[in-house]
The RNA shown here (SAM riboswitch aptamer (S box leader)) has 98 nucleotides and comes from Oceanobacillus jeddahensis. RNAcentral holds the sequence, with entries from MGnify. The organism belongs to Oceanobacillus, within Bacteria. Its mean pLDDT, the model's own confidence on a scale to 100, is 84.

RNA sequence: CUUAUCCAGAGAGGUGGAGGGACUGGCCCUUCGAAGCCUCGGCAACAGACUUAUUAAAGAACUGUGCCAAUUCCAGUAGCAUGAAGCUAGCAGAUAAG
Numbered sequence: 001c002u003u004a005u006c007c008a009g010a011g012a013g014g015u016g017g018a019g020g021g022a023c024u025g026g027c028c029c030u031u032c033g034a035a036g037c038c039u040c041g042g043c044a045a046c047a048g049a050c051u052u053a054u055u056a057a058a059g060a061a062c063u064g065u066g067c068c069a070a071u072u073c074c075a076g077u078a079g080c081a082u083g084a085a086g087c088u089a090g091c092a093g094a095u096a097a098g
Base pairs, nucleotide, nucleotide: 001098002097003096004095005094006093011040012039013038014037015036019029020028021027023076024075025074026073041068042067043066046064047063048062050059051058052057072092077089078088079087080086
C1' cells in the first nucleotide's frame, strides 16, 4: 500500500506502584491497586496443516498471530432527518493475509 473484518465471545494469580482507555473532546476504569513484565487459563477462527464435501461451504482447534471493562466506550468529516434522541456513508485506528 491492497483486501477483509470490527453491535458476538473470553481472566485469575504473582510482580509492580500511578496511571490507563491510539490521538483530540467527552465519558469512564483505577490505591477495593493503573501501565508494564511473568505464569497459568480462556475466547475467537485470519492464515498454514487436518477432516467431510463434486463445489459452494462446513467442522475441528495442532501451528503462527490476535484478543479477554464499556459497540473500535461515544463523538470527530459529509449527507439525511428531527422538538430531541438519531440514521447512512466515510476519516482515523486495530487485527489478519498478501